Model confidence (mean pLDDT): 80 of 100. Transfer RNA from an Actinomycetota bacterium, 73 nucleotides, folded computationally.
């Protein structure tokens, strides 16, 4: 230097075809329980890796950076 693939909550990932941005788990609160623990409700956590464009409307589709794997030279 060229070719792929990632990149989403603390962590580990989901998000057909462009139409609410989600789950477990993990934190907090509260209920069972004498207490722990452990179950059940339940809240809170998101510049969707960063900028730009295309769309009425982008996690999503296009270009440019960045950062990681992993092919080739």
């Nucleotide at each position: 230097g060229g070719g792929g693939g990632c990149g989403u909550a603390g962590c580990u990932c989901a998000g057909a075809u462009g139409a609410u941005a989600g789950a477990g788990c993990g934190a907090c609160u509260g209920g069972c329980u004498g207490g722990c623990a452990g179950c059940c409700a339940g809240u809170a956590g998101g510049u969707c890796a960063g900028g730009g464009g295309u769309u009425u409307g982008a996690g999503u589709c296009c270009c440019c950076u960045c950062g990681c794997c992993u092919c080739c030279a």
The sequence is in RNAcentral, with records from ENA. It matches the Rfam family "tRNA". Rfam links the family to the GO term triplet codon-amino acid adaptor activity. It is annotated as a transfer RNA. Taxonomically the source falls in Actinomycetota (Bacteria, Bacillati).